[in-house]
Context: one part of a larger RNA
């Protein structure tokens, strides 16, 4: 490398945008560069493969066919390509829609916990399996009232409902923006399309970096307990951190452990945004389909489990990765990062 593989066995980059490569819809006529195909020329001998031969067999030996390929030529036109045209694919308009989608914001809002003052009030509270440690006559716990300040947004919530490329996104109200749905007999473009090494851009949490904020929670910490110890679980405290606003890390069981397009393949059943029909006094019923989201099943597939028109079925394009365990995601290099550390990625031994 070739085969053959990538739910769970080794194996799908967290995502998405894209340069460049691969790779493409219908129909038409031409060409014949690609592609087949005849001759002709040359591809030194030897060597190599082949079908037979000759030494008793082999090695060996002789005569024969082949020899990638290139040139000239003549010839076919399916299919790649060039040329026209379509309208299905994309892409646009016009008309409705939905929706915790985002970003910059901005503004204002109620509960709860905490805390400050204030009035009752009086000796316990609080914690736990018990229980102490720690709070309380300097008046706690409870209760009234008034103020602060900081996250975070009960119910409405959904038994998988909604957006969004993943990351993620939930109180309300304004301003601004993206994407998507569905309908179009009759609107425009007319292949603009798919996928992409490299590259760019985002990218839970948790860390750093500077300055701000700090209610609660809370690593670390130092206290009580428990225990044979108990550097844990329990428990009373608490400092980073969680939040802002810049700026940086760039990793996850970043999962559906399942790339991304676009096609073909029994159904049956919920939902969720639409459209359309037919029924009904009205609520509403029945059907039809187009876009999602679940279950459950048929052929097919699987190694089984399972998947099953939201494929892991039946083909097709591109990318990416995989090749027996440890060693190892390790050494070294190299790039990147403030730094933690990240990407890339061995071997020797060894089973």
């Nucleotide at each position: 490398u070739u085969g053959g593989g990538c739910g769970u066995a080794a194996a799908g980059c967290g995502a998405g945008c894209g340069c460049a490569c691969g790779c493409c819809g219908u129909u038409a006529g031409a060409u014949a560069a690609g592609u087949c195909u005849g001759a002709a020329g040359u591809u030194a001998a030897a060597g190599g493969c082949u079908g037979g031969g000759g030494c008793u067999a082999a090695a060996c030996c002789a005569a024969g066919g082949u020899c990638c390929g290139c040139u000239u030529u003549g010839g076919a036109a399916c299919c790649u390509g060039u040329u026209a045209a379509c309208u299905u694919g994309a892409g646009u308009g016009c008309a409705a829609g939905a929706g915790g989608g985002g970003g910059a914001g901005a503004g204002g809002g109620g509960a709860a916990a905490u805390u400050c003052a204030u009035g009752u009030g009086a000796a316990g509270g609080g914690g736990g399996a018990a229980a102490a440690u720690g709070c309380g006559a300097a008046g706690a716990u409870a209760u009234u009232u008034g103020g602060g300040g900081g996250a975070a947004c009960a119910c409405c919530g959904g038994u998988g409902g909604g957006c969004g490329a993943a990351a993620g996104c939930g109180g309300c109200u304004c301003u601004u923006u993206g994407g998507u749905u569905u309908g179009u007999a009759a609107a425009c473009u007319g292949g603009c399309g798919c996928u992409g090494a490299g590259g760019c851009u985002c990218g839970a949490a948790a860390g750093c970096g500077u300055g701000g904020g700090g209610a609660g929670c809370a690593a670390a910490c130092a206290g009580g307990a428990u225990u044979a110890g108990a550097u844990a679980c329990c428990u009373g405290g608490g400092u980073a951190g969680u939040c802002c606003a810049c700026g940086c890390c760039g990793u996850a069981a970043a999962c559906g452990a399942u790339g991304a397009g676009a096609g073909c393949u029994a159904g049956g059943u919920g939902u969720u945004a639409g459209a359309c029909c037919c029924u009904u006094u009205c609520c509403g019923g029945g059907g039809u389909u187009u876009a999602g989201u679940g279950c459950c099943g048929c052929a097919g597939u699987u190694a089984a489990c399972g998947c099953a028109u939201u494929a892991a079925g039946c083909a097709c394009u591109c990318c990416g990765c995989c090749u027996g365990g440890g060693g190892a995601g390790u050494a070294c290099g190299a790039c990147c990062g403030c730094a933690a550390g990240g990407u890339u990625g061995a071997a020797a031994c060894u089973c």
Overview
Predicted 3D model of a 351-nucleotide part of an RNA (small-subunit ribosomal RNA, central domain) from an uncultured bacterium. Its Rfam family is "Bacterial small subunit ribosomal RNA". Its family is annotated with structural constituent of ribosome and ribosome in the Gene Ontology. The coordinates come from a structure-prediction model, not an experiment, and the mean pLDDT is 84. The RNAcentral record of the full RNA draws on ENA and SILVA.